This is a predicted structure of a 77-nucleotide RNA (transfer RNA) from Acidobacteriia bacterium UBA6623. It matches the Rfam family "tRNA". Rfam classes the family as a transfer RNA. Taxonomically the source falls in Terriglobia (Bacteria, Pseudomonadati, Acidobacteriota). It was read from a public genome assembly.
RNA sequence: CGGGGCGUAGCGCAGUUUGGUAGCGCGCUUGCUUCGGGAGCAAGAGGUCCGGAGUUCAAAUCUCCGCGCCCCGACCA
Numbered sequence: 001c002g003g004g005g006c007g008u009a010g011c012g013c014a015g016u017u018u019g020g021u022a023g024c025g026c027g028c029u030u031g032c033u034u035c036g037g038g039a040g041c042a043a044g045a046g047g048u049c050c051g052g053a054g055u056u057c058a059a060a061u062c063u064c065c066g067c068g069c070c071c072c073g074a075c076c077a
Base pairs, nucleotide, nucleotide: 001073002072003071004070005069006068007067010026011025012024013023020057028044029043030042031041032040033039050066051065052064053063054062
């Protein structure tokens, strides 16, 4: 430098194809069971969906420009 992939809750991920209320597991908080721990059950909190712009009644999703990470290739040494 060229090509591809990824970025969503504290962690790991789904959802994007076909725009229409942002989800799952673990973790966390509270309550109950238990002498307590662990465990189980119930309830709950937690999100600029990487950033900006555009299209649209409506964007995590479509378009454009960037940022970061990973993989492959090329080049230099």